[in-house]
Context: one part of a larger RNA
RNA sequence: CUAGGCAUAAAGGGCACAUAGGCGAUGAAUCGGGUUGGAAGUGAAAGUCGCCAAAAAUUGGCGGGGUGCUUUUGGAACCAAUUCACUUGAGUGAGAUAGGGGAGAGUGGAAUUUCAUGUGUAGGGAUCAAAUUCGGAGAUCUACGAAGGAACACCAAAAGCAAAGGCAGCUCUCUGGGUCUACACUGACGCUAGGGUGCGAAAGCAUGGAGAGCAAAUAGGAUCAGAUACCCUAGUAGUCCAUGCUGUAGAUGAUGAGUGUUAGUCCUUGGUCCCCAACUACUAUAGCUGGGGUUGGAUCAGGGGCCCAACUAACGCAUGAAACACUCCACCUGGGGAGUACGAUCGCAAGACUGAAACUC
Numbered sequence: 001c002u003a004g005g006c007a008u009a010a011a012g013g014g015c016a017c018a019u020a021g022g023c024g025a026u027g028a029a030u031c032g033g034g035u036u037g038g039a040a041g042u043g044a045a046a047g048u049c050g051c052c053a054a055a056a057a058u059u060g061g062c063g064g065g066g067u068g069c070u071u072u073u074g075g076a077a078c079c080a081a082u083u084c085a086c087u088u089g090a091g092u093g094a095g096a097u098a099g100g101g102g103a104g105a106g107u108g109g110a111a112u113u114u115c116a117u118g119u120g121u122a123g124g125g126a127u128c129a130a131a132u133u134c135g136g137a138g139a140u141c142u143a144c145g146a147a148g149g150a151a152c153a154c155c156a157a158a159a160g161c162a163a164a165g166g167c168a169g170c171u172c173u174c175u176g177g178g179u180c181u182a183c184a185c186u187g188a189c190g191c192u193a194g195g196g197u198g199c200g201a202a203a204g205c206a207u208g209g210a211g212a213g214c215a216a217a218u219a220g221g222a223u224c225a226g227a228u229a230c231c232c233u234a235g236u237a238g239u240c241c242a243u244g245c246u247g248u249a250g251a252u253g254a255u256g257a258g259u260g261u262u263a264g265u266c267c268u269u270g271g272u273c274c275c276c277a278a279c280u281a282c283u284a285u286a287g288c289u290g291g292g293g294u295u296g297g298a299u300c301a302g303g304g305g306c307c308c309a310a311c312u313a314a315c316g317c318a319u320g321a322a323a324c325a326c327u328c329c330a331c332c333u334g335g336g337g338a339g340u341a342c343g344a345u346c347g348c349a350a351g352a353c354u355g356a357a358a359c360u361c
Base pairs, nucleotide, nucleotide: 003333004332005331008314012329014199015198016197017196021192022191023190026085027084028083029082030081033079034078036074037073038072039071040070041069042068048064049063050062051061052060053059089189090186091185092184093183094181095180096179097178101175102174103173104172105171106170107169108152113147114146115145117143118142123134124133160167161166204245205244206243207242208241209240213239214238218234219233220232221231256328257327258326259325260324261323264306265305266304267303268302269301270300271299272298273297274296311316334361335360336359343354345352346351
């Protein structure tokens, strides 16, 4: 390279945006670059295939075939190009609508801790049991008050939102995306995406703050043969905020993105429509409008549970596919050595990214 693969055996990039490239709806006309038919020329000799000559060998003669190239003449389905259309892909507008989506600001209560004061007296706390530890300099408990930081019980859910990481007290401001409905508009504007750019938990780093609780390191007490641990008492970085950096995770659905097709059934979230029944309020007078609630069904867009066909090595998956197909990208090719060495790039560093070989089984 080919081929076969990529949930669990090696293998889906952490996620998005987007450049080159690849791929791409329908109809008509034009064109004739690709594709395609015919004809002519060329395609040296040797060689190759066939026939002939020769007793044989070396050989000789004739003919065929000939990828391709050039010229010429046709065809117009497909690919490409040009032009004109079209609406179902994609998008815009309109009207509704759900949401812990994001950023900033403000604010609330419970609890822990500390402090102040009062009351009150001998223990408290810890553990399997203890000890270290706190306490007559008055602890624990209790009442009231103050300070400060962090996190937001119940609601809460198989629920919701977000590209992923992730997102939860409440209010305000700014702001992104989605879903539904009926029409109007644009008219292929699409999909994917090497390189590139951005986002990216926790930990860590830099500078400056903050510091209640928790808590690597550390110290002490236990346990133990030992105990650099598990348990206990303390406790510093850190955790929090602002601004930079780092760029990794079991960044997992261990399942790349997009499109179409394919049996059922049950639950659930957000819309829309239809049917039935009844209620409340307002207006009003038996008609209309708006709002709230309930039952059943249909249909879109999500989230889950079962189960056919199909697939799978099996487990299982099964309209949110691991089924049937197509397009594009990433990646894999025995175990170890090794995600190591070296080199390049990036980083303040820690390290990240790219990434071998000898040798060995």

This is a predicted structure of a 361-nucleotide part of an RNA (small-subunit ribosomal RNA, central domain) from Sequoiadendron giganteum. The full RNA is in RNAcentral, with records from SILVA. Its Rfam family is "Bacterial small subunit ribosomal RNA". NCBI's taxonomy places the organism under Eukaryota, Embryophyta, Pinopsida, Cupressales, Sequoiadendron. Model confidence (mean pLDDT): 83 of 100.